[in-house]
Molecule: Bacterial small signal recognition particle RNA
Organism: Candidatus Atribacteria bacterium
Order: sequence, then C1' cells, then structure tokens
RNA sequence: GGCCGGGUCUCACGCGACGAAACCCCACCAACCCCGCCAGGCCCGGGAGGGAGCAACGGUACGUGGGGCUCUUCGGGUGCCGUGAGGGUUCCUGGCCGGA
Repeated sequence: GGCCGGGUCUCACGCGACGAAACCCCACCAACCCCGCCAGGCCCGGGAGGGAGCAACGGUACGUGGGGCUCUUCGGGUGCCGUGAGGGUUCCUGGCCGGA
C1' cells in the first nucleotide's frame, strides 16, 4: 500500500431488564339521588297489627392510598443481547499478500 472479515451507523424482527397501565390483596370510601336492617317520629286501623321511611349500624359501587407483581397490554437515545437486510466518508480491530 492492497484485498477480505468484524465493530461503530440505519432499519426490521425476536428476547430480556426498566417504567406505566390492567388485574389481585388490604385500608378508607355514598346525609339524600345504592342495598340491607330500620330506634325515634309520621301514616292507616276500634284493636291486634300493618305501611312508607330519616338518623344510627352493616355492606357495596365509583374513587383514593398502600402493597403484590404470576399472567396480559403499552412505551422507549432500555440492553458493550441475538438474527437478517442496508449503508460503509471517518474511526477501531483481525487475517492474508506485497514493498520499504
């Protein structure tokens, strides 16, 4: 100096971590427009009883907080990961050949 290969670059696919969501668990959570049970009071009845039903109590929905993340979904300058294709100015690296 030449040739070939690889890395760096781009795209695609795949896999794994990370984050978020979904989901699960716990807690809280509706004066009334949720449920149950309805003291008092009210209404019907001669009465026995019956009725609607506020508060309280209990439960639950939406929601909030915390935890769990096995499965699922989404995300990306996630990964000195894998495969393929493309690019290959420059840089790095390996092999072979030739010259000084």